[in-house]
């Protein structure tokens, strides 16, 4: 350097609740666990997707854009705990 035991030890927590932020997507914190071997960081690496406050266009309904999101959608950086077997 891979790998990844129906192993041991320890971790993390979807949906859904309640509570506060926040226009909304979504965030935090408790409660819960459907998963997870990087479900750890990283969105100012690429690419997806989700909002549209506010901008711009419209008579209006709405469209368009992220400067706001999601690492539990991909890939790629960084760093990490066990240790069978191969």
């Nucleotide at each position: 350097u891979a790998c990844g035991a129906a192993a041991a030890a320890g971790g993390c927590a979807a949906a859904c609740u309640u509570a506060u932020c926040g226009a909304a997507a979504g965030g935090u914190a408790a409660g819960g666990a459907c998963g997870c071997a990087a479900a750890g960081c990283c969105a100012a690496a690429g690419g997806g997707c989700c909002u549209a406050a506010u901008a711009c266009a419209u008579c209006a309904c709405u469209g368009u854009a992220a400067u706001g999101g999601c690492a539990g959608c991909c890939u790629a950086g960084c760093u990490a705990c066990c240790g069978a077997a191969g």
This is a predicted structure of an 86-nucleotide RNA (c-di-GMP-I-GGC riboswitch aptamer) from Ornithinibacillus scapharcae TW25. Taxonomically the source falls in Ornithinibacillus scapharcae (Bacteria, Bacillati, Bacilli, Ornithinibacillus). The coordinates come from a structure-prediction model, not an experiment, and the mean pLDDT is 89.